[in-house]
């Protein structure tokens, strides 16, 4: 230099055909317990890497940029 993959709560990841952004773990509160852990119930937490385009509507489609990983030379 070229090619491909990935980028979504603190972490690991879903989101299938474009139509309300979700789960598990972690965190907080409460219940339970003599107390802790475990368990149960609830709560909070997101500019979907960034910029632009298409569309009534974009995490999803298109273009560009950036970062990480892999391959080729």
């Nucleotide at each position: 230099g070229c090619u491909g993959a990935u980028g979504u709560g603190g972490c690991u990841c879903a989101g299938u055909u474009g139509g309300u952004a979700g789960a598990g773990c972690a965190g907080c509160u409460g219940a339970u317990u003599c107390g802790u852990a475990a368990u149960c119930a609830g709560c909070a937490g997101g500019u979907c890497a960034c910029c632009g385009g298409u569309u009534c509507a974009a995490g999803u489609c298109c273009g560009g940029u950036c970062a990480u990983c892999a391959g080729c030379u």
RNAcentral holds the sequence, with entries from ENA. The RNA shown here (transfer RNA) has 73 nucleotides and comes from a Peptococcaceae bacterium. Its Rfam family is "tRNA". By type it is a transfer RNA. Gene Ontology term of the family: triplet codon-amino acid adaptor activity.